Predicted 3D model of RNase P RNA and transfer RNA as a complex of 478 nucleotides.
Rfam match: Bacterial RNase P class A. It is annotated as a ribozyme.
The prediction has a mean pLDDT of 75.
[in-house]
RNA sequence: CAGCUGGACCGGACGGUCGCUCUCGUUUCGUCAAGGAACGAGGGAGGAAAGUCCGAACUCCACAGAGCGGUGUGCCGGAUAACGUCCGGGAAGCCGGGUUCAAGCCCGGCUGACGGAAAGUGCCACAGAGAAAAUACCGCCUUGGCGGCAACGCCAGGGUAAGGGUGAAAAGGUGCGGUAAGAGCGCACCGCUGUUGCAGUAAUGCGGCAGGCAUGGCAAACCCCACACGGAGCAAGACCAAAUAGGGAGGAAUUUCUGGGUUCGCUCAGGAACGUGCCGGCUCGGUGCGUCAAACCUCCGGGUAGGUCGCUUGAGCCCCGCAGUAAUGCUGGGCCUAGAGGAAUGACCGUCCUGCGGGAGCAAUCCGGCGGACAAAAUUCGGCUUACAGGUCCAGCUGCCUA
RNA sequence: GCGGGAGUAGUUCAGCGGUAGAACGCCAGCUUCCCAAGCUGGAUGUCGCCGGUUCGAUCCCGGUCUCCCGCUCCA
Numbered sequence: 001c002a003g004c005u006g007g008a009c010c011g012g013a014c015g016g017u018c019g020c021u022c023u024c025g026u027u028u029c030g031u032c033a034a035g036g037a038a039c040g041a042g043g044g045a046g047g048a049a050a051g052u053c054c055g056a057a058c059u060c061c062a063c064a065g066a067g068c069g070g071u072g073u074g075c076c077g078g079a080u081a082a083c084g085u086c087c088g089g090g091a092a093g094c095c096g097g098g099u100u101c102a103a104g105c106c107c108g109g110c111u112g113a114c115g116g117a118a119a120g121u122g123c124c125a126c127a128g129a130g131a132a133a134a135u136a137c138c139g140c141c142u143u144g145g146c147g148g149c150a151a152c153g154c155c156a157g158g159g160u161a162a163g164g165g166u167g168a169a170a171a172g173g174u175g176c177g178g179u180a181a182g183a184g185c186g187c188a189c190c191g192c193u194g195u196u197g198c199a200g201u202a203a204u205g206c207g208g209c210a211g212g213c214a215u216g217g218c219a220a221a222c223c224c225c226a227c228a229c230g231g232a233g234c235a236a237g238a239c240c241a242a243a244u245a246g247g248g249a250g251g252a253a254u255u256u257c258u259g260g261g262u263u264c265g266c267u268c269a270g271g272a273a274c275g276u277g278c279c280g281g282c283u284c285g286g287u288g289c290g291u292c293a294a295a296c297c298u299c300c301g302g303g304u305a306g307g308u309c310g311c312u313u314g315a316g317c318c319c320c321g322c323a324g325u326a327a328u329g330c331u332g333g334g335c336c337u338a339g340a341g342g343a344a345u346g347a348c349c350g351u352c353c354u355g356c357g358g359g360a361g362c363a364a365u366c367c368g369g370c371g372g373a374c375a376a377a378a379u380u381c382g383g384c385u386u387a388c389a390g391g392u393c394c395a396g397c398u399g400c401c402u403a
Numbered sequence: 404g405c406g407g408g409a410g411u412a413g414u415u416c417a418g419c420g421g422u423a424g425a426a427c428g429c430c431a432g433c434u435u436c437c438c439a440a441g442c443u444g445g446a447u448g449u450c451g452c453c454g455g456u457u458c459g460a461u462c463c464c465g466g467u468c469u470c471c472c473g474c475u476c477c478a
Base pairs, nucleotide, nucleotide: 001399002398003397004396005395006394007393008392009391010390012352013351014350015349016348017347018346020044021043022042023041024040025039026038027037028036029035046374050385051384053383054382055381056380057379058233059232060231061230070229071228072227073226074225075089076088077087078086079085090114092111093110094109095108096107097106098105099104115224116223120222121221122218123217124216137164138163139160140159141158142157143156144155145154146153147152172190173189174188175187176186177185191213192211193210194209195208196207197206198205199204237309238308239307240306247300248299249298250297251296255272256271257270258269259268260267261266273291274290275289276288277287278286279285316335317334318333319332321330322329323328353372354371355370356369358367359366360365404474405473406472407471408470409469410468413427414426415425416424421458429445430444431443432442433441451467452466453465454464455463
């Protein structure tokens, strides 16, 4: 210097013109109201505002206690309001390097949903002789018989898990000995099981002793164990409250005549009087209704449209210091940073920045052209995941060049 | 904004971890003067996409994309 991996950060800058939205102030219209208009000042998207995948705050509903069932999480320790998040550690896997005859071991980096398979049930297709208390297909060794001069071949039987072959997986691995051939059959190392000592908060690690080794994989299959969990979601919910239509309570008054029917309680028709609503106030008049209960009036309650609150001062942001390996916590100082609500935060121009290619120039540089992402608040936070032009910084590894 | 559900052949849908099916449709042949109906045969798939678990995934798990549905209040 270049490339790769991991991590942290930025996400165009400045100015002008015209707009949008909110707050405040002044003026003005309006009935000194509700509200509208003009002018001025100030505020106005993100690292993910996204997906809505987890966890909370907040609000309403439910709730004696216990159990069944369901859902989720899952090595250990810590952080946190909480979490499936974060930090540190452990073990495992992968890559690179070193070392060993080999298995293996050591160092560095990266990765991940990492309890239990010896509680039980289930699955392990195809291939293969055999797939879980297994197996003899080929091969190896061997006994008997037959053939053959022999080498060897054929038939019947036995031993053998070393070798071949199948498979994702074949019942400890490597090496040496041993054997008819083999085999933990014996030994060394590694692994494993049981037990025990030490170190560590723990996961776990390092040893000692005993045992030749005993039941593979899958729990993102059912399940077992431990722990946690009531449900809904700001369209939660609270307050004010129009018109229309429902609900409840109350309000004043007087009945009477004629005729018909009658089960003698009443009922129907007509008239008069009275009460009451409407015809904008009064009278007359007209008309509707009623005469024991409605219309009507008054009041009350629920509640829609609409309005207000919830609504942004909060597990808040920045800086210094201290504690801690770190996540994070604590002390001190400073700051206020959108709160709209079918939903504002935009458009244009100029200068600069930056990427690409073109032209001019020896070069520095200049000229004009095209481009600068993903995406946008909707109750609010803590995380995760996903998308992203271009750029900056840090760490590790590799390669090249120079000293 | 909040909550719930679904993606499999051209269409509508099945599909117990082990080679993915049905009906309709499509194509070809037979039948007919021709068509329809009928009969016979055939083709048809990135199981939306990307990862993971597993020997093996349409199926199990995670992420992502698209589509559909519900939500004033009281009862």